The prediction has a mean pLDDT of 86. Large-subunit ribosomal RNA, domain II from Saccharimonadales bacterium (SeqCode), 682 nucleotides, folded computationally. The RNAcentral record of the full RNA draws on ENA. Rfam family: Bacterial large subunit ribosomal RNA.
[in-house]
Context: one part of a larger RNA
RNA sequence: UCCAGCGAGUUACUGUAUCUGGCUAGCUUAAACCAUUUGGUGGAGGCGUAGUGAAAGCGAGGCUUAAAUGGCCGUCUUUAGUCUGGUGCAGUAGACCCGAAACCGAGUGAUCUAUCCAUGGGCAGGUUGAAGCGUAGGUAAAACUACGUGGAGGACCGAACCAUUGCAAGCUGCAAUUUGCUUGGAUGACCUGUGGAUAGCGGUGAAACGCCAAUCGAACUCGGAGAUAGCUGGUUCUCCUCGAAAUAGCUUUAAGGCUAGCGUUGUGUAGUAGCAUAUGGGGGUAGAGCUCUGUUUUGAUUUGGGGCUUUAACGAGUACCCACUCUUGAUAAACUACGAAUACCAUAUGUGUAAUCACAGCAGUUAGAACAUCGGCGCUAAGGUCGAUGCUCGAAAGGGAAACAACCCAGACCAACGGUUAAGGUCCCAAAAUGUAUACUAAGUGGGAAACGAGGUGAGAUUUCAUUAACAGCGAGGAUGUUGGCUUAGAAGCAGCCAUUCAUUUAAAGAGUGCGUAACAGCUCACUCGUCAAGAAAUCUUGCGCGGAAAAUGUAACGGGGCUAAGUAUACUACCGAAACUUUGGGCUACAGUUUUACUGUAGCGGUAGAGGAGCGUUCCUAUCAGCGUUGAAGUCAGGUCCGUGAGGCCUGGUGGAGCGGUAGGAAGUGAGAAUGCUGGA
Numbered sequence: 001u002c003c004a005g006c007g008a009g010u011u012a013c014u015g016u017a018u019c020u021g022g023c024u025a026g027c028u029u030a031a032a033c034c035a036u037u038u039g040g041u042g043g044a045g046g047c048g049u050a051g052u053g054a055a056a057g058c059g060a061g062g063c064u065u066a067a068a069u070g071g072c073c074g075u076c077u078u079u080a081g082u083c084u085g086g087u088g089c090a091g092u093a094g095a096c097c098c099g100a101a102a103c104c105g106a107g108u109g110a111u112c113u114a115u116c117c118a119u120g121g122g123c124a125g126g127u128u129g130a131a132g133c134g135u136a137g138g139u140a141a142a143a144c145u146a147c148g149u150g151g152a153g154g155a156c157c158g159a160a161c162c163a164u165u166g167c168a169a170g171c172u173g174c175a176a177u178u179u180g181c182u183u184g185g186a187u188g189a190c191c192u193g194u195g196g197a198u199a200g201c202g203g204u205g206a207a208a209c210g211c212c213a214a215u216c217g218a219a220c221u222c223g224g225a226g227a228u229a230g231c232u233g234g235u236u237c238u239c240c241u242c243g244a245a246a247u248a249g250c251u252u253u254a255a256g257g258c259u260a261g262c263g264u265u266g267u268g269u270a271g272u273a274g275c276a277u278a279u280g281g282g283g284g285u286a287g288a289g290c291u292c293u294g295u296u297u298u299g300a301u302u303u304g305g306g307g308c309u310u311u312a313a314c315g316a317g318u319a320c321c322c323a324c325u326c327u328u329g330a331u332a333a334a335c336u337a338c339g340a341a342u343a344c345c346a347u348a349u350g351u352g353u354a355a356u357c358a359c360a361g362c363a364g365u366u367a368g369a370a371c372a373u374c375g376g377c378g379c380u381a382a383g384g385u386c387g388a389u390g391c392u393c394g395a396a397a398g399g400g401a402a403a404c405a406a407c408c409c410a411g412a413c414c415a416a417c418g419g420u421u422a423a424g425g426u427c428c429c430a431a432a433a434u435g436u437a438u439a440c441u442a443a444g445u446g447g448g449a450a451a452c453g454a455g456g457u458g459a460g461a462u463u464u465c466a467u468u469a470a471c472a473g474c475g476a477g478g479a480u481g482u483u484g485g486c487u488u489a490g491a492a493g494c495a496g497c498c499a500u501u502c503a504u505u506u507a508a509a510g511a512g513u514g515c516g517u518a519a520c521a522g523c524u525c526a527c528u529c530g531u532c533a534a535g536a537a538a539u540c541u542u543g544c545g546c547g548g549a550a551a552a553u554g555u556a557a558c559g560g561g562g563c564u565a566a567g568u569a570u571a572c573u574a575c576c577g578a579a580a581c582u583u584u585g586g587g588c589u590a591c592a593g594u595u596u597u598a599c600u601g602u603a604g605c606g607g608u609a610g611a612g613g614a615g616c617g618u619u620c621c622u623a624u625c626a627g628c629g630u631u632g633a634a635g636u637c638a639g640g641u642c643c644g645u646g647a648g649g650c651c652u653g654g655u656g657g658a659g660c661g662g663u664a665g666g667a668a669g670u671g672a673g674a675a676u677g678c679u680g681g682a
Stems, first nucleotide, its partner, number of pairs: 001682006011093009021083003026047003032041003051058002061073004096234002099231001103224006114198009123188001125157003128153001132149006161185003166181004200216001202212003237615006247260005261365002263362006272355001274351008287338001288336002293332003299326002303323004307318004368393002371390007398409003413586004418582003424576003427561003433573001435572006446563001452547002456544010473531005479504003484498003510525001514523002587605008616671001618668008627660002635655006642649002
């Protein structure tokens, strides 16, 4: 990993709702007893027939109150209950199944290991050379010195022995802690044998929460025990009808609950809900506005206050500041003299057949998500977060968007080698136009991106100049007072400052546009003439393009090929294209009708949690078929253009070798793919 078998809403009692049956203003026994498989007796008790009050109590009334013409609960119009059984649900029990870590009790452990006690054992060899002592020297005597002797030490080196420092190997091992090399101690707080002591709310610990039998922040075994688990996982056949929620309030509450909301089933119900139109309402949002509350821009002048200057003071002045007033322009979720669309409420009319509402049974849900729009928070960040309205997913398959829950189209009862369309497409991959018409684009733009930049190119508009010759080019001129004055070493059109930037000659020529010189010089422009010959210049708006443009495995920013249209814009025609619509046939559900029991018509049949309905199959029991079976039961392996929507059933053949089934009921250890499920096998 696979296969086979086993494997999860049960049982008892109580309550409640509903269905079936019995009896019915009544219904019914419990314990127990008698008989004994099944029956009988037993009426204590329970529910109902009257309510109301806290109660005493009163009673078709009661309570409230001093008392109610009030209020609340009843009576009546309309009396139905009760007992068994089935089913749904709840409560109490382990209560659908498996799963803790833990807690408590009683015991078992110191053959491992920790410490201790008693009694034994062990430590090759080598080195060093303490005290003491002896001899000699020395001294008054000592001290002291030298040489010897001696053999101390948690002394030194190093085997056994003990330990395990570093590295490597091993890591389904040789081994549930080992091996190799290396290393520490090795006469000591040393190592070790045997026997003994200490026990879990404990012991022991040169102390690491270490060790106490491969188990230690509290051992192990059994028991309480099916501890508890708001948490995770799992929960077994089929078909049919409907079909949610991820919100609100409260919660030691936030992964859970309770109630409401939304689902389903039953019963009942008024033209109910909804929709459309009209009318009538209240509002203070969007917008707008600046009267108010705040913020804020410009200018003005009188007034008031302050500052500064001046004055001995009065006062005067003021290119200063603030406020008021007037004026220009703005701004606001917590501003409003204004003010929509929608939404909401009500009424009327029309439409509208259950979509509304009420009561009762049963739920699930209370982790939601993207997108569009309106807002708050955030950075007008986030596949962000919190609200609101809608929509889809959730619980929705199909077609499109290359692929792609939430985007676009569209809601799948079944079948068909029918038809028509939607979104989206029509050169090839790949179904359908190498379609028509008019433009644009040259960038592979299309097929990623901004500020900003640019005689890219198309369209529109405005202004100016132009055959009295424009614009560009070319041929000429571009002068004089004057080197204007000042400044300066110099300043001559051209460092800088000043100016009445003036005047003259002119076709025209600045007290000078730029380059240049130390300063001059020189080149050039404005301006003018000639030549030439028909358009020229500037600005604004707009379409499509260009640059700006750097990323990590590999082209890799059209899905690919490839495309100059097979790109873009506008208009038109045709076609393709889905489970949509439709055609033909069939099935099911609900309602209505009827020739009233099997037809017709209408509407419908995606679906998770979940509610409701109808069935298939397994084991056993009761009755029955005077059922089947060695002329072959069950089981098992195959086959069938067989029957059923399906779970399944039936038939036939092989195998097998002794039991088994149909029908009508009943009862459950009743259906397996999942639980790191359990047991066995491969």